[in-house]
Molecule: transfer RNA
Organism: Candidatus Nutricula glyptotermitis
RNA sequence: GGGUGAUUGGCGCAGUUGGUUAGCGCACUUCGUUUACACCGAAGGGGUCAGGAGUUCGAGUCUCUUAUCACCCA
Numbered sequence: 001g002g003g004u005g006a007u008u009g010g011c012g013c014a015g016u017u018g019g020u021u022a023g024c025g026c027a028c029u030u031c032g033u034u035u036a037c038a039c040c041g042a043a044g045g046g047g048u049c050a051g052g053a054g055u056u057c058g059a060g061u062c063u064c065u066u067a068u069c070a071c072c073c074a
Stems, first nucleotide, its partner, number of pairs: 001073007010026004019057001028044005050066005
């Protein structure tokens, strides 16, 4: 230099052919339980989907571009 893949709450991941509220597990907070901690049960908060632009009535999903990481080729 060329190619491929990944990027979604604090961490690990899902998200179907673009479609009507963006989810799961762990973690966190509160309450219950306990002498207390843990376990367990109930409730709750937190992300605009790596940044930007475009297409569309509508984008996490399609296109372009930038960044970071991993792998392959030279």